[in-house]
RNA sequence: ACUGAAACAAGGCAAACCCAUCGAAAGGUGGGGACGCAAAGUCACCGGUCUAACGGGUGCGCGGCGAGGCUGCACGCCCCAGGAUAGCGGGACUGCCAGG
Repeated sequence: ACUGAAACAAGGCAAACCCAUCGAAAGGUGGGGACGCAAAGUCACCGGUCUAACGGGUGCGCGGCGAGGCUGCACGCCCCAGGAUAGCGGGACUGCCAGG
C1' cells in the first nucleotide's frame, strides 16, 4: 500500500418502546433502554422512501364589494421539497484491528 470482517485488544454506536424538548408533519435532540451494527463515523451528490407547513389548484359553506364578476375567512381534497431519512441502496471523505 492492497485486501478482509475470521481471530485478538481497546472498546464504540444504539432499533423498538418510555420520559423531556424542538418541529405543521416526517423527523431531530437529551435521558433511560438494547433490536442489531466492522464503518450503525461524517457528508443529502445520485436513486428510493416519508412528510406537505409555506405556495399552487379545487370543492363546499359563510361574508364583503359588485353590472359582469372579484375578493376575504373556515373546513375538506389534490399537487409541490426548498423539509426529513447516512440504521434504504449507491457514491465521496475519514477511522479501530491487522489474520492474509